[in-house]
RNA sequence: GGAGCCAGCCAGGCAGCCGCUGCGCCGCAAGGCGUGGAGGAAAGUCCGGGCUCCACAGAGCAGGAUGCGGGGUAACGCCCCGGCGCGGCGACGCGACGAACAGGGCCACAGAGACGAGUCUCGCUCGAUCCGGCAACGGGUUGAGUGAGGGUGAAACGCGGCAACCUCCAUCCGGAGCAACACCAAAUAGGCAAGCGCUCGAGGCCGGCUCGGCCGAAGCUUGCGGGUAGGUGGCACCGAGCCAUCGGGGUAACCCGGGGCCCAGAGGAAUGGCUGCCAGGCGCUGCCGCGGGUUUCCCGCGAAAGCGCCGACAGAACCCGGCUUACCGGCCGGCUCCCGCU
Numbered sequence: 001g002g003a004g005c006c007a008g009c010c011a012g013g014c015a016g017c018c019g020c021u022g023c024g025c026c027g028c029a030a031g032g033c034g035u036g037g038a039g040g041a042a043a044g045u046c047c048g049g050g051c052u053c054c055a056c057a058g059a060g061c062a063g064g065a066u067g068c069g070g071g072g073u074a075a076c077g078c079c080c081c082g083g084c085g086c087g088g089c090g091a092c093g094c095g096a097c098g099a100a101c102a103g104g105g106c107c108a109c110a111g112a113g114a115c116g117a118g119u120c121u122c123g124c125u126c127g128a129u130c131c132g133g134c135a136a137c138g139g140g141u142u143g144a145g146u147g148a149g150g151g152u153g154a155a156a157c158g159c160g161g162c163a164a165c166c167u168c169c170a171u172c173c174g175g176a177g178c179a180a181c182a183c184c185a186a187a188u189a190g191g192c193a194a195g196c197g198c199u200c201g202a203g204g205c206c207g208g209c210u211c212g213g214c215c216g217a218a219g220c221u222u223g224c225g226g227g228u229a230g231g232u233g234g235c236a237c238c239g240a241g242c243c244a245u246c247g248g249g250g251u252a253a254c255c256c257g258g259g260g261c262c263c264a265g266a267g268g269a270a271u272g273g274c275u276g277c278c279a280g281g282c283g284c285u286g287c288c289g290c291g292g293g294u295u296u297c298c299c300g301c302g303a304a305a306g307c308g309c310c311g312a313c314a315g316a317a318c319c320c321g322g323c324u325u326a327c328c329g330g331c332c333g334g335c336u337c338c339c340g341c342u
Base pairs, nucleotide, nucleotide: 001338002337003336004335005334006333008331009330010329012278013277014276015275016274017273018272020037021036022035023034024033025032026031039313043324044323046322047321048320049319050318051177052176053175054174063173064172065171066170067169068082069081070080071079072078083097084095085094086093087092098168099167103166104165105162106161107160115158120150121149123146124145125144126143127142128141129140130139131138132137181233182232183231184230191224192223193222194221195220196219203215204214205213206212241261242260243259245258246257247256248255249254280310281309282308283307284306285305288302289301290300291299292298293297
């Protein structure tokens, strides 16, 4: 100098102007002031929990998940350490990694045959038949047996391979979800109770009252109770809470203790826009410096300055722990391999 591996962190800063929104204060109100206002993934909703309601003596069946050993954790299918296997020169990465003498199923193509046995070729043994030979015997065709070799194939008879096929074994799992659930509580229509009324007329209409008129045949009034609309809590300040914090234990994940902090929240949903400066990255031009060469020039590296461009993925909705996926770029640390120089 080049090519890589692993782990952690950031996701521009400041100012001005114009907006949005939770809370507090002021104001009759309009509004004003103060203060808080997305993420490392808020995402996918794939696992695991908290919380809530329902169910539940115990055991089992069905169903699902997981599967080397040990540890961490509230728990996990997550994380850490170790073993084994595979990949890589290496740093390192990946792995459902229990059982194939409990049983079933499958093993492409090729091959005779893929777990039932089987004979394509060749050899050997026994037999049948044909030809030659006096005969012993030789040759051809064919049947049965036999096991070794060849050949096919990933695997060829060996207690074969496959369980991310059924299955067996071991362990774990009750169901539904904040539209859970709890409380407050209209109108209308049901329910219950009391009172009044059923022609000696309750009640209704004629603008409020009286008179009067009309309708009127069975309901009317009051109270209670359940549910609905709607509202409040759950719900965001005390937590499995947060911290590039300190000390201790542990190889590590993590645990214990000290210190500091309080940190969005409403609802179909606010957290934004513009301008300027600074910082960063990329491209072009490029004073200058260093090195090299085929030396009025060319190439490589660094670099003041100028101009232009860029800043992604994405959007909380009861809350946490994970996994997975998306992402312009940048910072820091550790490690590996190659080349060159000393």
A computed fold for a 342-nucleotide RNA from a Burkholderiales bacterium, annotated as Bacterial RNase P class A.
Model confidence (mean pLDDT): 76 of 100.
It matches the Rfam family "Bacterial RNase P class A". About the family: Ribonuclease P (RNase P) is a ubiquitous endoribonuclease, found in archaea, bacteria and eukarya as well as chloroplasts and mitochondria.
A source record names the gene rnpB.
The sequence is in RNAcentral, with records from ENA.